This is a predicted structure of an 85-nucleotide RNA (c-di-GMP-I riboswitch aptamer) from Bacillus oleivorans. RNAcentral holds the sequence, with entries from ENA and Rfam. Model confidence (mean pLDDT): 84 of 100.
């Protein structure tokens, strides 16, 4: 200095589920709580899922539509801690 993520250490993050606010919903925030995670830090670029407020086309409803969501679904990009053999 590169490199394995299987050792070791010393830290990190938080699914379900409850509380609380934002939101129309998807979902999300806060505050407990650990199901996991070596990038489960960031980014919604592509793909793929969820929502349909609005629109649109039919018209007791119903379909279709993302400008919304999701990075703890995958794939790129940005960054980054320790590290035996």
């Nucleotide at each position: 200095a590169a490199g394995a993520g299987u050792a070791a250490a010393g830290g990190g993050c938080a699914a379900a589920c409850u509380c609380u606010c934002c939101g129309a919903a998807a979902g999300g925030u806060u505050a407990g709580g650990a199901c996991g995670c070596a990038a489960a830090g960031c980014u919604g670029a592509g793909g793929g899922u969820c929502u349909a407020a609005g629109g649109u086309u039919a018209a007791a409803u119903a379909a279709c539509u993302a400008u919304g969501a999701u990075c703890g679904c995958c794939u790129g990009g940005c960054u980054g801690c320790c590290a035996a053999a």